RNA sequence: GCGGAGGGCUGGAUGACCGCGGCGGUGCGCCGUCGAGGAAAGUCCGGACUCCAUGAGGCAGUGGUGCCGGGUAACGCCCGGCGGGGGCAACCCCAGGGAAAGCGCCACAGAGAACGAGACCGCCUGCAUCCGUGCAGGCAAGGGUGAAACGGUGGGGUAAGAGCCCACCGGGGGCCUGGCAACAGGCCCCGCAUGGCAAGCCCCACCAGGAGCAAUGCCGAAUAGGGACCGCGCGCGGGGGCAACCCCGCAGGGCCGCCUUGCCCCAGCAGGUCCGGGUAGGCAGCUUGAUCCGGCGGGCAACCGCCGGGCCAGAGGAAUGGUCAUCCAGCCGCACAUCGCGGUGGACAGAAUCCGGCUUACAGGCCCUCCGCGCAA
Numbered sequence: 001g002c003g004g005a006g007g008g009c010u011g012g013a014u015g016a017c018c019g020c021g022g023c024g025g026u027g028c029g030c031c032g033u034c035g036a037g038g039a040a041a042g043u044c045c046g047g048a049c050u051c052c053a054u055g056a057g058g059c060a061g062u063g064g065u066g067c068c069g070g071g072u073a074a075c076g077c078c079c080g081g082c083g084g085g086g087g088c089a090a091c092c093c094c095a096g097g098g099a100a101a102g103c104g105c106c107a108c109a110g111a112g113a114a115c116g117a118g119a120c121c122g123c124c125u126g127c128a129u130c131c132g133u134g135c136a137g138g139c140a141a142g143g144g145u146g147a148a149a150c151g152g153u154g155g156g157g158u159a160a161g162a163g164c165c166c167a168c169c170g171g172g173g174g175c176c177u178g179g180c181a182a183c184a185g186g187c188c189c190c191g192c193a194u195g196g197c198a199a200g201c202c203c204c205a206c207c208a209g210g211a212g213c214a215a216u217g218c219c220g221a222a223u224a225g226g227g228a229c230c231g232c233g234c235g236c237g238g239g240g241g242c243a244a245c246c247c248c249g250c251a252g253g254g255c256c257g258c259c260u261u262g263c264c265c266c267a268g269c270a271g272g273u274c275c276g277g278g279u280a281g282g283c284a285g286c287u288u289g290a291u292c293c294g295g296c297g298g299g300c301a302a303c304c305g306c307c308g309g310g311c312c313a314g315a316g317g318a319a320u321g322g323u324c325a326u327c328c329a330g331c332c333g334c335a336c337a338u339c340g341c342g343g344u345g346g347a348c349a350g351a352a353u354c355c356g357g358c359u360u361a362c363a364g365g366c367c368c369u370c371c372g373c374g375c376a377a
Base pairs, nucleotide, nucleotide: 001373002372003371004370005369006368007367008366009365010364012327013326014325015324016323017322018321020035021034022033023032024031025030037348041359042358044357045356046355047354048353049212050211051210052209062208063207064206065205066204067081068080069079070078071077082096083094084093085092086091097203098202102201103200104197105196106195120143121142122139123138124137125136126135127134128133151169152168153167154166155165156164170192171190172189173188174187175186176185177184178183216284217283218282219281226275227274228273229272230271231269232268235250236249237248238247239246240245252266253265254264291310292309293308294307295306296305297304298303328346330344331343332342333341334340
């Protein structure tokens, strides 16, 4: 210098003017102070908190998790390892328990797809032969099909072959050593017997009540309902009835702009005081917390402990904005050896009870560590 791997930070700055929300002050004119994010997002996991349900244990069902150890309030998260796969490497990826408990499935192609199976081409032996081959038997090395063909390579052996025999590799079992463990290494034995799929059912181990701040608790109107008590009214004349009350006539009120008339309808109250439930509304929950910053110590790390300091939106369907000037990156044009001039211009997004994670979105800029190749000294 070129190419690559892993990780972290930042994501406009300052000032003026106008404006918005919370809190405090006020001489009601204003003044002071604070005011989004790394993801506030998706609401996918795990919790805190609150209410409801629940005697304990077992079994069954449903859902989830799934190598080992550690971290944590907890987790499906994080850290460190192990095993497998990819890469020359840095490093990356893994839905990574069990397939000798059982069931099921394995397309197409192929002779044969799981049974101690199978023989299309082929190899070998014998017999026949019209010399093309056919029949009987042995074999599974080679070819062919397939994602996968019943261990692999080499040698011996044989008619040809074959774990038939031997060495190494692979596999199974046992023991020893190292490690907390997953696992790794070594030695001995067994010719080798059991292919894959558990993201098909299943088996094993572990975990799990439900709803969510519109949770929940407190205060609580006006109006309309409910209830209690008090007050006022229930007219006048005649008749009937022991009485409650009924009938007739007159008077009262209503009949929706007003008046008159007729028909019809009404008989308690639009009075006061108090009680109770709910609603509107108000308050709490609400932000001091598994908190942030710095230092020291422990640990490979995740993380933990101690000390010192800080307070950082908390409101209701919801404020956090706009303009201008100067500058900082970046980009474009002109000029060009440089200095320069003009223009343009900063992503994704946006709190709503609060935390720990994961995932997704993100213009541009900066930094650190490591790997491979090339060049120079």